A computed fold for a 374-nucleotide RNA from a Balneolales bacterium, annotated as Bacterial RNase P class A. Its Rfam family is "Bacterial RNase P class A". From the family's description: Ribonuclease P (RNase P) is a ubiquitous endoribonuclease, found in archaea, bacteria and eukarya as well as chloroplasts and mitochondria. It is recorded under the gene name rnpB. Lineage of the source: Bacteria > Pseudomonadati > Balneolota > Balneolia > Balneolales. The prediction has a mean pLDDT of 75.
[in-house]
RNA sequence: CCGGAACAUCGGGUAAUCGCUCCGAUUACAUCGGGGAGGAAAGUCCGAACACCAACAGGCACCGUGCUUCCUAACAGGAAGGUUCCGUUUCAAAAGAUGCGGGAACAGAUAGUGCCACAGAAAACAAACCGCCCCGACUAGUUGGGGUAAGGGUGAAAAGGCGGGGUAAGAGCCCACCGCCCUGACGGUGACGCCAGGGGCAGGGUAAACCUCACGGGGUGCAAGAUCAAGCAGAUAGUAUGUGCUGCCUGUCAUGACGCUAUCGGGUAGAUCGCUGGAAUCCGGUGGUGACACCGGGUCAAGAUAAAUGAUUACCACCCAUCCCGAUUCAUCGGGAUCGGGCACAGAAUUCGGCUUACAGAUGUUCCGGAAAA
Numbered sequence: 001c002c003g004g005a006a007c008a009u010c011g012g013g014u015a016a017u018c019g020c021u022c023c024g025a026u027u028a029c030a031u032c033g034g035g036g037a038g039g040a041a042a043g044u045c046c047g048a049a050c051a052c053c054a055a056c057a058g059g060c061a062c063c064g065u066g067c068u069u070c071c072u073a074a075c076a077g078g079a080a081g082g083u084u085c086c087g088u089u090u091c092a093a094a095a096g097a098u099g100c101g102g103g104a105a106c107a108g109a110u111a112g113u114g115c116c117a118c119a120g121a122a123a124a125c126a127a128a129c130c131g132c133c134c135c136g137a138c139u140a141g142u143u144g145g146g147g148u149a150a151g152g153g154u155g156a157a158a159a160g161g162c163g164g165g166g167u168a169a170g171a172g173c174c175c176a177c178c179g180c181c182c183u184g185a186c187g188g189u190g191a192c193g194c195c196a197g198g199g200g201c202a203g204g205g206u207a208a209a210c211c212u213c214a215c216g217g218g219g220u221g222c223a224a225g226a227u228c229a230a231g232c233a234g235a236u237a238g239u240a241u242g243u244g245c246u247g248c249c250u251g252u253c254a255u256g257a258c259g260c261u262a263u264c265g266g267g268u269a270g271a272u273c274g275c276u277g278g279a280a281u282c283c284g285g286u287g288g289u290g291a292c293a294c295c296g297g298g299u300c301a302a303g304a305u306a307a308a309u310g311a312u313u314a315c316c317a318c319c320c321a322u323c324c325c326g327a328u329u330c331a332u333c334g335g336g337a338u339c340g341g342g343c344a345c346a347g348a349a350u351u352c353g354g355c356u357u358a359c360a361g362a363u364g365u366u367c368c369g370g371a372a373a374a
């Protein structure tokens, strides 16, 4: 200097003319002033604010979450850690250690049930196909019996790993180290770590299979809902152990036929509010590894309703192509020129915090790889 990966930020600007819309100056018109689409507005996946269903408690069912601690209104979100797996640099005989980066749907397989096709001898109360060793028979290779699970094969997975001893050959059979299980001390809020001692310890995986354990959980949603206006026509059936926050049960409580529920039928349907001051945002200080919290000060940033936030022209910014000059010959970079070409994903509809997806180009941080010169 170039390329790649991850993460973060930005993702157009100025002027003129005309147009639309909200607020204010006024009740209106004209006029003047101020404002007018995202970082994802998308998906509707998660959580909530808010509104209504008069409510409350317990149990079963059902649903959700699942390493630890902290943050937050809350969350399946975020921060920092732990464990484990994967990739890679270095060290090591190997098992492994170490630095960097990434993933985890990360509780339990000794409560029980189920499943693991095909291949393979055998897929869990599981094992001998090839092979190795011993004994015998027949003769030039075949066969019978016994032992074996180290070597090879099949498979996603096959009776811990490496190095020795031992054996007929082998095997934790034995030993040291690693791994695993149990106990204890020390450190840590904790998940866990580390040290010491004891034990040859092993016949698996799968719970985004059923299940077990722990914690948590009303419903519907701005087309929620509130107010004003308009307008009426009822009929049938059920209902007093009815109705009232999932599906059921129990209890308290509230309500009660001029009612409630279901079906059929008729009439009206316009306006206002909700509607933008919010778990908001910016700056500084303090605390914290951090997410973030607290304190002080400043700002008010769309509110449409068939749906406004735009159109035209010119210049600039950015990218590409071509040409010229320079740095240093190359790679590469900088400056200039052109009647040149292009300029991503995309559009609020109650609001907010997340997640996921789409995205031309520019900038920054970290890591990886490559190239030239000195």
Base pairs, nucleotide, nucleotide: 001370002369003368004367005366006365007364008363009362010361012316013315014314015313016312017311018310020036021035022034023033024032025031038345042356043355045354046353047352048351049350050221051220052219053218055252056251057250058249059248060247062217063216064215065214066213067081068080069079070078071077082106083104084103085102086101087100088099090097091096107212108211112210113209114206115205116204129152130151131148132147133146134145135144136143137142138141160178161177163175164174165173179201180199181198182197183196184195186193187192225273226272227271228270234264235263236262237261238260239259242255243254244253280299281298282297283296284295285294286293287292318342319341320340321338322337323336324335325334326333327332